A computed fold for a 331-nucleotide part of an RNA from Labyrinthula sp., annotated as large-subunit ribosomal RNA, domain IV. Model confidence (mean pLDDT): 86 of 100.
Context: one part of a larger RNA
RNA sequence: UUAUGUGGAAGGAACUCGGCAAAAUAACACUGUAACUUAGGGAGAAGGUGGCCCAAGGAGUGAUUGGGAAUGAGAACGAAAGGGCGCAGGGAAAGGGGGGUAGCGACUGUUUAAUAAAAACAUAGGUCCUUGCAAAUUAUGGAUAAGAAGUAGAAGGAUUGACGUCUGCCCGGUGUUGGAAAGUGAACGGAGAUGACGAAGUUAUCGAAGGAAGCUCCAAUAAACGGCGGUUGUAACUGUAACGAUCCUAAGGUAGCGAAAUUCAUUGGCCACUAAUUAUGGUCCGGCAUGAAGACGUAACGACUGCCCUACUGUCUCCCACGUAAGCUCA
Repeated sequence: UUAUGUGGAAGGAACUCGGCAAAAUAACACUGUAACUUAGGGAGAAGGUGGCCCAAGGAGUGAUUGGGAAUGAGAACGAAAGGGCGCAGGGAAAGGGGGGUAGCGACUGUUUAAUAAAAACAUAGGUCCUUGCAAAUUAUGGAUAAGAAGUAGAAGGAUUGACGUCUGCCCGGUGUUGGAAAGUGAACGGAGAUGACGAAGUUAUCGAAGGAAGCUCCAAUAAACGGCGGUUGUAACUGUAACGAUCCUAAGGUAGCGAAAUUCAUUGGCCACUAAUUAUGGUCCGGCAUGAAGACGUAACGACUGCCCUACUGUCUCCCACGUAAGCUCA
């Protein structure tokens, strides 16, 4: 010096991206236990107390049981008191730190075998679409097979993601579904027309009607893909604009939430927390660029992510001593 341990004055997170690591807590019995809640939980919440050995067999309780009765026997438990020893009685080992508050995801579960365990995936539940059975769908060139020895309370596909309160407006564009009309529409069709050869005829070049799907067209459909505005005037301080005008649109963002896992300006303004806080919580709303299968809440849960408090400590102020194993130097 490296690895790994043990102990540490005073302080106690000042360390650091971050209490990472360490310390502390701990099993058992008794007691006691808040907000909130889906009434199950939360909860081992939190907090407090106890313990060894000896003797007497001690208040009391009393399974079981004898007796005709009065009343006896009796396992087990055992308050309180007495005595003993040690620094220490769960004497070693084993063995939760706790609390508050936000975000995300309901939960248990799953995942990048060898850098990611999560807020990602899944999930029960919700919705939409397809499918009437020789089902749709899937595999195959095919026979055939799965679906299913099932039958719409079923099966397949898509999407959201417990629960609670809700889920607004737009069908102009794209898509999908429907539509016996009309337009367009290929091969085909061939009424007919013109030319060449002297005729019959042969041949060449044109060519009307008719003619499928599709497209156009007409409707429906947003828990289909998606979208959800400008300008300007106005109230008896100022400010603001319930109210009005005007342009455009398919319709102009409703409820809720909001500097947010979304806020550029930004360390936004105010309040709380601190001696001091670009953090965190509450509130405001000028939302650069929130918003309804998703939004907003939510008990319980989480090796998830912020912030705070308590306990605790060599993380630190600031390092020191000792053990073990190695290294190095000398012998």
It matches the Rfam family "Bacterial large subunit ribosomal RNA". The gene name in the source record is rnl. RNAcentral holds the full RNA, with entries from ENA. NCBI's taxonomy places the organism under Eukaryota, Stramenopiles, Bigyra, Labyrinthulaceae, Labyrinthula.